[in-house]
RNA sequence: GCCCGGGUGGCGAAAUUGGUAGACGCACCACCUUGAGGUGGUGGCGCUGGAAACGGCGUGCUGGUUCGAAUCCAGUCUCGGGCA
Numbered sequence: 001g002c003c004c005g006g007g008u009g010g011c012g013a014a015a016u017u018g019g020u021a022g023a024c025g026c027a028c029c030a031c032c033u034u035g036a037g038g039u040g041g042u043g044g045c046g047c048u049g050g051a052a053a054c055g056g057c058g059u060g061c062u063g064g065u066u067c068g069a070a071u072c073c074a075g076u077c078u079c080g081g082g083c084a
Stems, first nucleotide, its partner, number of pairs: 001083007010026003019067001028044005046057004060076005
């Protein structure tokens, strides 16, 4: 230099037909259970505005296509593998 694959909440990992982003698991928080802890159960758990209701933003980054993009296109950063 060229080719292939990956980058999504704190972590792992889904969503491929372009149509509610974060299912599911772990961790964490609250409560129940216990003498206490563990186990188990229920609910919560990205950032932000708000007292709340509710809203805005968020898939490495920047643009583009589209009514609509994690998904398609272009550029770019980065990690892994292969070829030279």
Molecule: transfer RNA
Organism: Flavihumibacter rivuli